Predicted 3D model of a 156-nucleotide RNA (glmS glucosamine-6-phosphate activated ribozyme aptamer) from Sporomusa acidovorans DSM 3132. The prediction has a mean pLDDT of 77. Of the family's consensus pairs, 86% are formed in the model.
RNA sequence: ACUAAACCAAAAGCGCUGGUGCUUGGAAAUUGGUUCCAAGCAGACGAGGUAGAGGUUCAUCGAGCAGUCAGCGGAUGCCUCUCGGCGGUUGCCGUCGUGAGCUUGCCGACAAAUCCGCAGGGUGAUCUGCGGCACAAAACGGCAGCGUGCAACAAA
Numbered sequence: 001a002c003u004a005a006a007c008c009a010a011a012a013g014c015g016c017u018g019g020u021g022c023u024u025g026g027a028a029a030u031u032g033g034u035u036c037c038a039a040g041c042a043g044a045c046g047a048g049g050u051a052g053a054g055g056u057u058c059a060u061c062g063a064g065c066a067g068u069c070a071g072c073g074g075a076u077g078c079c080u081c082u083c084g085g086c087g088g089u090u091g092c093c094g095u096c097g098u099g100a101g102c103u104u105g106c107c108g109a110c111a112a113a114u115c116c117g118c119a120g121g122g123u124g125a126u127c128u129g130c131g132g133c134a135c136a137a138a139a140c141g142g143c144a145g146c147g148u149g150c151a152a153c154a155a156a
Stems, first nucleotide, its partner, number of pairs: 014073004019069001020042009045062003051082006083097005088153005101146002104144005115132007
């Protein structure tokens, strides 16, 4: 250097955990309780969301008889600049991110878990899969409403 194999990586509402809760076994003479030791289990249900760089941190929405507790990391959030769309062009300004104005009202559409049934793994906590019934909000779509600025320029 090449070839082969193994390991690692694969995720982004995502991952991890020494707190905490729970299980099994053991020890403290004894059931229970409690403590300790060992090995384990649990620790967020989907919808939505990424122009580039830097910075920053409890970063949107609802569902759920709800430990979905607590902590850590990350992250598509936010801020600044650049680029880009829209506002005729350029600059400023505003707003947004390639599906590239705002917001108020009304209307419309969309989920998974939960739940029910079944199957499988585990002594167990519990895990995995299949089938069935639904149900949401925001983003989004429709209608109405609001906005579409300032300077210069161009065109009419």